[in-house]
RNA sequence: GCCGACGUAGCUCAACGGUAGAGCAACAGUUUUGUAAACUGUAGGUUGCGGGUUCGAUUCCUGUCGUCGGCU
Numbered sequence: 001g002c003c004g005a006c007g008u009a010g011c012u013c014a015a016c017g018g019u020a021g022a023g024c025a026a027c028a029g030u031u032u033u034g035u036a037a038a039c040u041g042u043a044g045g046u047u048g049c050g051g052g053u054u055c056g057a058u059u060c061c062u063g064u065c066g067u068c069g070g071c072u
Stems, first nucleotide, its partner, number of pairs: 001071007010024004018055001026042005048064005
């Protein structure tokens, strides 16, 4: 330099163009003499960043940044 994959909650990952979710973690409550476990609930997101297409974009197009892999 060229090609490809990936980027979404604190972590690991979902989500046929139509209200962004799950598990774990965090917090609160129930239970216990107490802790843990169990159960119930709550909070947490500029979907890496910009632009475009569309009535509507995590999704499609494009630029850019980062990580990983391959080729030279």
The RNA shown here (transfer RNA) has 72 nucleotides and comes from a Patescibacteria group bacterium. The prediction has a mean pLDDT of 83. Its Rfam family is "tRNA". From the family's description: Transfer RNA (tRNA) molecules are approximately 80 nucleotides in length. The family's RNA type in Rfam is transfer RNA.